[in-house]
RNA sequence: UGUGGUUUUUCGCCGAAUUGCCCAGAAGGGCAAACGGGGGAUCGCAAGUUUUGUCGCUUCGGCGACUUUGGGGCUAACCGGAGGUUCCGGGGGGCUAUCUCGGCUGCCCUAGCCCGACAGCUAACCUCGUAGGCGUUGCAGGGCACAAGG
Numbered sequence: 001u002g003u004g005g006u007u008u009u010u011c012g013c014c015g016a017a018u019u020g021c022c023c024a025g026a027a028g029g030g031c032a033a034a035c036g037g038g039g040g041a042u043c044g045c046a047a048g049u050u051u052u053g054u055c056g057c058u059u060c061g062g063c064g065a066c067u068u069u070g071g072g073g074c075u076a077a078c079c080g081g082a083g084g085u086u087c088c089g090g091g092g093g094g095c096u097a098u099c100u101c102g103g104c105u106g107c108c109c110u111a112g113c114c115c116g117a118c119a120g121c122u123a124a125c126c127u128c129g130u131a132g133g134c135g136u137u138g139c140a141g142g143g144c145a146c147a148a149g150g
Base pairs, nucleotide, nucleotide: 011135012134013133014132018033019032020031021030022029023028034130035129036128037127038126039125044121045120053066054065055064056063057062070118071115072114073113074112078090079089080088081087082086091110092109093108094107095106099143100142101141103139104138
């Protein structure tokens, strides 16, 4: 001096996943705000009869349990093609650090989970979540704010 790793503090990133208060005073529990999701009318718009399998009970109308091939939900995480666990094309998403807006450039992601035969949009209303995982900083402009100097 360079590269890699670990720890602490600060700062920052993805994400809705933060802040404050109360009880307890160890754990834990609760409330509120804020942010985010689901269900849920008339009218209107949209849609147009496609619906797995097993078991138990039954007053034979149906009820309950499990499962997931139909369908649906969260999410950026979708569509198409092929020589098919990988590539290609299109689409979508994130970062590139004073704050912010877009542009260029560069680097990445396009997973996973849930409901359980069932739900379109949907006011009131009902209801749920507040996790987890990481460590990028190049260019030229616009705006706001602040500082220094005159």
This is a predicted structure of a 150-nucleotide RNA (c-di-AMP riboswitch aptamer (ydaO/yuaA leader)) from a Bacillota bacterium. Model confidence (mean pLDDT): 80 of 100. The sequence was found by an Rfam model in a public genome assembly.